[in-house]
Predicted 3D model of a 94-nucleotide RNA (c-di-GMP-I riboswitch aptamer) from an Actinomycetota bacterium. The coordinates come from a structure-prediction model, not an experiment, and the mean pLDDT is 82. The sequence was found by an Rfam model in a public genome assembly. NCBI's taxonomy places the organism under Bacteria, Bacillati, Actinomycetota.

C1' cells in the first nucleotide's frame, strides 16, 4: 500500500412520525425522534420509480367568451435509505 471478509470495540448516519420552513408539486432543509444502515458518506452518468411548472395540440363542462378539466408531446425538476456506476473512508481479521 492493494485486495477479501466483517457490526466484535470506539464510533457514524438517522426512517416512518411531529413542529417550523421552501416548493404548484414529487420532494428537500432545521431541530425532536429511531426503523434500520459496513459505506444510509459525496455524486443524478445509465436504468426504475415519482412529480408536474413551461410551452404545443386534442377533448369535455359552459349560450358565448374568460375560466376549470382531462390526454398526448416536447421540456424540466424529484428521488443517492431503489438499482448498478464513478469518487472518498474508520477499525479488526485473513
Nucleotide at each position: 500500500a492493494a485486495g477479501g471478509u466483517g457490526a466484535a470495540a470506539g464510533g457514524g448516519c438517522a426512517a416512518a412520525c411531529c413542529a417550523c420552513u421552501c416548493g404548484c408539486a414529487a420532494g428537500g432543509g432545521u431541530g425532536g425522534g429511531a426503523c434500520g444502515c459496513a459505506a444510509a458518506g459525496c455524486u443524478a452518468c445509465a436504468g426504475g420509480a415519482c412529480c408536474a411548472g413551461a410551452u404545443g395540440a386534442g377533448a369535455u363542462a359552459a349560450a358565448u367568451g374568460a375560466u376549470g378539466u382531462c390526454u398526448c408531446a416536447u421540456u424540466g425538476g424529484u428521488u443517492g435509505g431503489c438499482u448498478g456506476g464513478g469518487c472518498c473512508g474508520c477499525c479488526a481479521c485473513c